[in-house]
Context: one part of a larger RNA
Molecule: small-subunit ribosomal RNA, 3' major domain
Organism: metagenome
C1' cells in the first nucleotide's frame, strides 16, 4: 500500500420493503445441452452464452457429410515461349460441373493492349493458436473515482494532497487544514422531446369572404390557426420567505408551458476478467499445396426418450362471438408500392390509374364506444393435431415454406420449491410500420403511437457499489 473479514461508522441503487404483472405447470415457437447421424458445420458457457453472431438455412447462402470432377488453379501479379479472337448462342451427351461439335471473329497512335494455352515464380486454405497480436466488444459501471508536476514528511516501501466538518445525483461546491496547482474522469457544450416569438407558405392548413358538390380544401382566394423548415427567446435557485458557519446549500412559496439535473438519448476515466471475437476484417509463427485449395449434384446445418433458457397463445363474463361506428404516430416504395372497379367464402386473382412520393399508394389502426347474443359448461373458453381441398413465392416447396376455406377438435379450470421486470406517461395491454427479404417459419429484433394504473412506512435484513477506520498467520 492493497485485498479479504458471518469487523465498526456514513451513503447510494427496483438491492431490499411496499405494490403491479409475470416465469416455473398446458400447447406451441425459437435458442442450448444430450443423444443420434455419412454429416447433423463453427463460435458464445456464472451474472456478462443459451429469440446470442444469424437483420431471414428449400437451392444459393454453406464453412458439414455423400458421390462426381479438377491442379498456376474461382481470384490476383509477374516472367518466357506458343496461340487464334473470347465471351456469348445452338446442339448432343450428363445429376450437374465438365466435355465435343457448329456458330460467332475485337480495339489499335501497328509498339500492342484484351483474352486463351503451356511453364515457373506463386495462388489458394471459414486449416491450428483470441494463451503471440491489431482492431473491435462485454463487463465492473454512468459506479465517482483514477492520476501527475513541485513542496513537506518518512531510512524506505510510502504518505500527504484525495483526510477532517457540512453539502450534492456527483472528487458537485463551501469551510478548515503541509500543502500549492494541474490533468484524465462528473457536469456543461451535440441530438431529441416540452412553451412562446420572428421569417416563409407547397405537396401542408382553412378562420374569414365568395363559387361548387350526393360528398370531400374540391375551386377562387387567404397566412388567422394545425404543420413543416430556418432563426431566436426562455430555466439561472434568477425573486420571496425560512434554516444553515448566514457558506456550500437545502426546505417551503411565487410567477412560469417547464423548477432546481425538466423528460429522453448519444457520450463509458485508470484499469479488471491472459473476458469474447485468427469464422467480418487485418496479422506473427505452425500446419496443407494431385489437397485442410477449387467447382459440382444430392444430402445435412429442421434429425428427437429426455433436460434447461426466452418467447407467444391460453386456460374465460374485466370475457368469447356478431352487427354498427370513432380517433393515431412513425415509416417505407420503381426490377417497386400499386387505387377504382370486376371475379373468389377466403388467401388470392384480372386490372392498371397516380406516385421516385408532406401530392400517389401500402393503410380499415387495434383495443375503445353503442347494440345483440352465449350463462359458468372443458363450454360459443382453450386452439394444438390431423385429413381434404386450394392460394402464392421460387428453376425446384418431397426431405424443409408461407397463408386460405371446410372438417377435426387435444393440454389447459391460474401453475410446488423457488424466481424475473417495473417508480409514470413507467407497469400493463392494445394495434402499426421498417431492416433483412423471391417466399418464409418474426411469436424474434429494432422502432411509433392508443389507452393507462397501484406502492416507496423506511434502509433491520439479502445482493451489488462507493468513502472513512480497525484487525489479519494472505499478496
Nucleotide at each position: 500500500u492493497g485485498a479479504c473479514g458471518g469487523g465498526g461508522g456514513c451513503c447510494c441503487g427496483c438491492a431490499c420493503a411496499a405494490g403491479c404483472g409475470g416465469c416455473g405447470g398446458a400447447g406451441c415457437a425459437u435458442g442450448u445441452u444430450g443423444c443420434u447421424u455419412a454429416a447433423u458445420u463453427c463460435g458464445a458457457g456464472g451474472c456478462a452464452a443459451c429469440g446470442c453472431g444469424a437483420a431471414g438455412a428449400a437451392c444459393c447462402u454453406u464453412a458439414c457429410c455423400u458421390g462426381g470432377a479438377u491442379u498456376u488453379g474461382a481470384c490476383a501479379u509477374g516472367u518466357a515461349c506458343c496461340g487464334a479472337a473470347a465471351a456469348g448462342c445452338c446442339a448432343u451427351a450428363g445429376a450437374g460441373a465438365u466435355a465435343u461439335g457448329g456458330u460467332g471473329u475485337c480495339c489499335u497512335u501497328c509498339g500492342g493492349g484484351g483474352c486463351g494455352g503451356u511453364a515457373c515464380a506463386c495462388a489458394g486454405g471459414u486449416g491450428g493458436u483470441g494463451c503471440a497480436u491489431g482492431g473491435c466488444u462485454g463487463u465492473c459501471g454512468u459506479c465517482a473515482g483514477c492520476u501527475c508536476g513541485u513542496g513537506u514528511c518518512g531510512u524506505g516501501a510510502g504518505a500527504u494532497g484525495u483526510u477532517g466538518g457540512g453539502u450534492u445525483a456527483a472528487g458537485u461546491c463551501c469551510c478548515g487544514c503541509a500543502a500549492c496547482g494541474a490533468g484524465c474522469g462528473c457536469a456543461a457544450c451535440c441530438c431529441u422531446u416540452g412553451u412562446c416569438c420572428u421569417a416563409u407558405g407547397u405537396u401542408g392548413c382553412c378562420a374569414g369572404c365568395a363559387c361548387g358538390u350526393a360528398a370531400u380544401g374540391g375551386u377562387g382566394g387567404g397566412g388567422a390557426c394545425u404543420c413543416g423548415u430556418a432563426g431566436g427567446a426562455g430555466a439561472c435557485u434568477g425573486c420571496c420567505g425560512g434554516g444553515g458557519u448566514c457558506a456550500a446549500c437545502u426546505c417551503g412559496g411565487a410567477g412560469g408551458a417547464a423548477g432546481g439535473u425538466g423528460g429522453g438519448g448519444a457520450c463509458g476515466a485508470c484499469g479488471u476478467c491472459a473476458a469474447g471475437u485468427c469464422a467480418u476484417c487485418a496479422u506473427g509463427c505452425c500446419c496443407c499445396u494431385u489437397a485442410u485449395g477449387u467447382c459440382c449434384a444430392g444430402g445435412g446445418c429442421u434429425g428427437c426418450a429426455a433436460a434447461c433458457a426466452u418467447g407467444c397463445u391460453a386456460c374465460a363474463a374485466u370475457g368469447g362471438c356478431u352487427g354498427g361506428u370513432a380517433c393515431a404516430a412513425a415509416g417505407a416504395g420503381c426490377a417497386g408500392c400499386g387505387a377504382a372497379a370486376c371475379c373468389g367464402c377466403g388467401a388470392g386473382g384480372u386490372g392498371g390509374a397516380g406516385c421516385g412520393a408532406a401530392u400517389c399508394u401500402c393503410a380499415c389502426a387495434a383495443a375503445g364506444c353503442c347494440a345483440g347474443u352465449c350463462u359458468c359448461a372443458g363450454u360459443u373458453c382453450g386452439g394444438a393435431u390431423u385429413g381434404a381441398a386450394g392460394u402464392c413465392u421460387g428453376c425446384a416447396a418431397c426431405u424443409c415454406g408461407a397463408c386460405u376455406u371446410c372438417a377435426u377438435g387435444a393440454a389447459g379450470c391460474c401453475g410446488g420449491a423457488g424466481u424475473c421486470g417495473c417508480u409514470a406517461g413507467u407497469a400493463a395491454u392494445c394495434c402499426c410500420g421498417g431492416a433483412u427479404c423471391a417466399g418464409c417459419a418474426a411469436c424474434g429484433c429494432c422502432g411509433g403511437g392508443g389507452u393507462g394504473a397501484a406502492u416507496a412506512c423506511g434502509u433491520u435484513c439479502c445482493c451489488g457499489g462507493g468513502c472513512c477506520u480497525u484487525g489479519u498467520a494472505c499478496a